[in-house]
Context: one part of a larger RNA
Molecule: large-subunit ribosomal RNA, domain I
Organism: Aquimarina atlantica
RNA sequence: GGCGUAUGGGGAAUGCCUAGGCUCUCAGAGGCGAAGAAGGACGUGAUAAGCUGCGAAAAGCUGCGGGGACAGGCACAUACUGAUUGAUCCGCAGAUAUCCGAAUGGGGCAACCCGGCAUAUUGAAGAUAUGUCACACCGUAAGGUGGGCGAACCCGGAGAACUGAAACAUCUAAGUACCCGGAGGAGAAGAAAACAAAAGUGAUUCCGUUAGUAGUGGCGAGCGAACGCGGAUUAGCCCAAACCUGUAUUGUUACGGCAAUGCAGGGGUUGUAGGACUACAAUAUAAGAUAUGUAAUGAAUUAGAAUCCUUUGGAAAGAGGAGCCAUAGACAGUGAUAGCCUGGUAUAAGUAAAGCACAUUGAUUUAGUAGUAUCCUGAGUAGUGCGGGGCACGUGUAACCCUGUAUGAAUCUGGCGGGACCAUCCGUUAAGGCUAAAUACUCCUGAGAGACCGAUAGUGAACCAGUACCGUGAGGGAAAGGUGAAAAGAACCCUGAAUAAGGGAGUGAAAAAGAUCCUGAAACCAUACGCUU
Numbered sequence: 001g002g003c004g005u006a007u008g009g010g011g012a013a014u015g016c017c018u019a020g021g022c023u024c025u026c027a028g029a030g031g032c033g034a035a036g037a038a039g040g041a042c043g044u045g046a047u048a049a050g051c052u053g054c055g056a057a058a059a060g061c062u063g064c065g066g067g068g069a070c071a072g073g074c075a076c077a078u079a080c081u082g083a084u085u086g087a088u089c090c091g092c093a094g095a096u097a098u099c100c101g102a103a104u105g106g107g108g109c110a111a112c113c114c115g116g117c118a119u120a121u122u123g124a125a126g127a128u129a130u131g132u133c134a135c136a137c138c139g140u141a142a143g144g145u146g147g148g149c150g151a152a153c154c155c156g157g158a159g160a161a162c163u164g165a166a167a168c169a170u171c172u173a174a175g176u177a178c179c180c181g182g183a184g185g186a187g188a189a190g191a192a193a194a195c196a197a198a199a200g201u202g203a204u205u206c207c208g209u210u211a212g213u214a215g216u217g218g219c220g221a222g223c224g225a226a227c228g229c230g231g232a233u234u235a236g237c238c239c240a241a242a243c244c245u246g247u248a249u250u251g252u253u254a255c256g257g258c259a260a261u262g263c264a265g266g267g268g269u270u271g272u273a274g275g276a277c278u279a280c281a282a283u284a285u286a287a288g289a290u291a292u293g294u295a296a297u298g299a300a301u302u303a304g305a306a307u308c309c310u311u312u313g314g315a316a317a318g319a320g321g322a323g324c325c326a327u328a329g330a331c332a333g334u335g336a337u338a339g340c341c342u343g344g345u346a347u348a349a350g351u352a353a354a355g356c357a358c359a360u361u362g363a364u365u366u367a368g369u370a371g372u373a374u375c376c377u378g379a380g381u382a383g384u385g386c387g388g389g390g391c392a393c394g395u396g397u398a399a400c401c402c403u404g405u406a407u408g409a410a411u412c413u414g415g416c417g418g419g420a421c422c423a424u425c426c427g428u429u430a431a432g433g434c435u436a437a438a439u440a441c442u443c444c445u446g447a448g449a450g451a452c453c454g455a456u457a458g459u460g461a462a463c464c465a466g467u468a469c470c471g472u473g474a475g476g477g478a479a480a481g482g483u484g485a486a487a488a489g490a491a492c493c494c495u496g497a498a499u500a501a502g503g504g505a506g507u508g509a510a511a512a513a514g515a516u517c518c519u520g521a522a523a524c525c526a527u528a529c530g531c532u533u
Stems, first nucleotide, its partner, number of pairs: 001532009015518001016482002020453002022450007029442002031149002039100003042055003046078001050074002061094006070082003105114003115133007135146004153184001154182004164171001168218001194201002205232005215223002236434003239378001243266010271412001273377004277371004286365002291360004297354001301349003307322005323340002325329001331343003383407008393419001414429005469476002489517001492504004
């Protein structure tokens, strides 16, 4: 030096665990904000650095309800204090709520600086305190509204590239990402100028299918319907106009009026055309705001069954034996595995605000018949030319929808559509508006689930994490869990310079569980012994 055996050190894999995550289901909630938000700065405790709470009334104040013995957060200890005259705690309602921040009296390098006006401090100067003073829109004014923040979902505006086409230009990616505006708990759409086809359907939305079909496409890559059928859910309405009335203004007048326009009220709302108008008929039918009463439900909360013995063990919930409850054998905890030990669970009760539903009330709304002469039925609209865009549809035979530009109708004997166009036939009635449900999502709250993870996993974050740290900045971004059932966390003694470390003693089931603390693999280091060079 090598090999082997044994014993250690070192290290933190493995096993076990879970306080945290992940993905869903059901229910709730779906907003907060000038009455100053979200988010912060600074304060606030007997002692107080951090976190949490709170705001100069500052780990809190008041009222009401609950509750019933300890309490003064995490967080031990000391001191002190509070509490059965009911504290701490829980629920509801209120008070207070510094400064910054939309930030709003003006300014500003956020958490700071400096003002005007009114009032008060006996008057003045000065100062202090309280209140008030931004801008935009609406409104005569008084006053009202807006602004900012927020995870996704929704609508609108604007809108890429990588990529694919095995290159690339039309095309694709994709109307995606990003940006902007707006709304709500949903949003959007929506009551046929719709589909269809010789038969019919009857607003919209969503799902399944039709169907990867018909189509479209450098007919490449790709893109990709509809009718119909089956379901979810169902709901329909209001104006403009004709006509009438009132009122204001203007014009005109033979001063009797007449006409036009504006405003307000009535009327009226559709395709089997309807309405006005004229003539009849009348008070039917149905819906229903609001208010009152009853009242299910409803915060904290309350009650809530049933087990003992022996044995092993540090410890019984294990094993053995004998019982019991169950509308409760969900779950969690307890010194190992507990229906009957504890909290709970089934069930029952109570309950402020609020209040489904029901009853009463009844603001308000809602209808017809006949006639067909006249009037009305949405205009720079429909359509057309040119240029684009959207439709599954790339200009194509290209209808349909939108419109930048130029033009530009008809008026019910009217107009539009049925995928060029024409005819027949059929459908429908544009150029005004509203509309629940079925649908989408989850920052958040409660209950629950998992052939999801178990500390290099699962969130980046189980731990004081968006922290430490890095970067001028935008931004990037960690590591780090486990003594024990209980601190019983090692009194006392010894070695030592020692508050280091160790050895005894003691605790404990165990200290080879001693705080670098469960288990404690390997690498690596060492000691002893054996064999060997």